[in-house]
Context: one part of a larger RNA
RNA sequence: CUGGGUGUAAAGGGUCCGCAGGCGGAUUAGCGGGUCAGAAGUUAAAACUUCAAGCUCAACUUGGAGACUGCUUUUGAAACUACUAAUCUAGAGUUCGGAAGAGGCAAUCGGAAUUGCUGGUGUAGUCGUAAUAAGCGUUGAUAUCAGCAAGAACACCAAAUGCGAAGGCAGAUUGCUAGUACGUAACUGACGCUCAGGGACGAAAGCGUGGGGAGCAAACAGGAUUAGAUACCCUGGUAGUCCACGCCCUCAACGAUGCACACUAGGUAUUGGCAGUAUCGACCCUGUCAGUGCCGUUGAAAAAAGCUAACGCGUUAAGUGUGCCACCUGGGGAGUACGGCCGCAAGGCUAAAACUC
Numbered sequence: 001c002u003g004g005g006u007g008u009a010a011a012g013g014g015u016c017c018g019c020a021g022g023c024g025g026a027u028u029a030g031c032g033g034g035u036c037a038g039a040a041g042u043u044a045a046a047a048c049u050u051c052a053a054g055c056u057c058a059a060c061u062u063g064g065a066g067a068c069u070g071c072u073u074u075u076g077a078a079a080c081u082a083c084u085a086a087u088c089u090a091g092a093g094u095u096c097g098g099a100a101g102a103g104g105c106a107a108u109c110g111g112a113a114u115u116g117c118u119g120g121u122g123u124a125g126u127c128g129u130a131a132u133a134a135g136c137g138u139u140g141a142u143a144u145c146a147g148c149a150a151g152a153a154c155a156c157c158a159a160a161u162g163c164g165a166a167g168g169c170a171g172a173u174u175g176c177u178a179g180u181a182c183g184u185a186a187c188u189g190a191c192g193c194u195c196a197g198g199g200a201c202g203a204a205a206g207c208g209u210g211g212g213g214a215g216c217a218a219a220c221a222g223g224a225u226u227a228g229a230u231a232c233c234c235u236g237g238u239a240g241u242c243c244a245c246g247c248c249c250u251c252a253a254c255g256a257u258g259c260a261c262a263c264u265a266g267g268u269a270u271u272g273g274c275a276g277u278a279u280c281g282a283c284c285c286u287g288u289c290a291g292u293g294c295c296g297u298u299g300a301a302a303a304a305a306g307c308u309a310a311c312g313c314g315u316u317a318a319g320u321g322u323g324c325c326a327c328c329u330g331g332g333g334a335g336u337a338c339g340g341c342c343g344c345a346a347g348g349c350u351a352a353a354a355c356u357c
Base pairs, nucleotide, nucleotide: 004328005327006326007311008310012325014201015200016199017198021194022193023192025088026087027086028085029084030083033081034080035077036076037075038074039073040072041071042070048066049065050064051063052062053061054060091191092188093187094186096183097182099180103177104176105175106174107173108172109171110154114150115149116148117147118146119145120144121143125136126135162169163168206247207246208245209244210243211242215241216240220236221235222234223233258324259323260322261321262320263319266295267294268293269292270291271290272289273288274287275286276285306313307312330357331356332355339350340349341348342347
């Protein structure tokens, strides 16, 4: 390399968009590039296979035939594929209708709590722990009442919920804005799928500039614990956490499961839509489409086929297939060195070898 694989053994890119490329629905006609059939030429000899012959046999040698793979020319076939032309609607998209949602961005507003400040009441403790101590407090704390200020986060609702490509998203209102499912079947007429390179987004921490800073809290300080305690516990506490703009680009970025399409018993719960039944109307019930879960044990239902090393997966597949991409190839060395690209830096991406078991 071929092959075989990628939930947990090595292996799915963090996610999406998307050029090239690869692959691609139905019908008709044409064409004859691929494809298939025939013929001719060529494919040196030797070697190989087979039949025979020659050395007394064999090895060996000689002769005949075959095989071999490709190329060129030529005659045809027209199913598939490519191309050309025309058409279609099942894929894809658009319109219309009502619908759900913590999807995104911005602005405004709200209450609880916390901390601080001011004032009142009030007096000796308070805080904290397994227990202490340090800390705070007669310059009046803790507690309690009233007022003011600030910043951050939004109890209940709340769920096996919902939305988003992923990261992620939760007080309320308004504005702007993106996507989705369902119903209708009016329009376009294959416009599709995937995607190396490329682009965009990308938790937390971190970085730059300027703000902000209540609580929490790396570092740091003190008190404990301990043989020690650069920890776990306690009291403080700075970056940071928050905002704006610009970077960084990583993760157990996980469903450790790439995307799309088709097919293959069900049961049950739930979210959204539609239809039917019922009804004064709604709920309930039935069907259907799309999503999200469960079907080990138990006082609470068995999971079919298939797959899997087992665990388990099981119409949300890890089943059966197709298309395309990414990745793996013993452990360590090592996701390291060197080089290159990116970055303000931290570092990131790409990525070996010697040696060793």
Predicted 3D model of a 357-nucleotide part of an RNA (small-subunit ribosomal RNA, central domain) from an anaerobic digester metagenome. Its Rfam family is "Bacterial small subunit ribosomal RNA".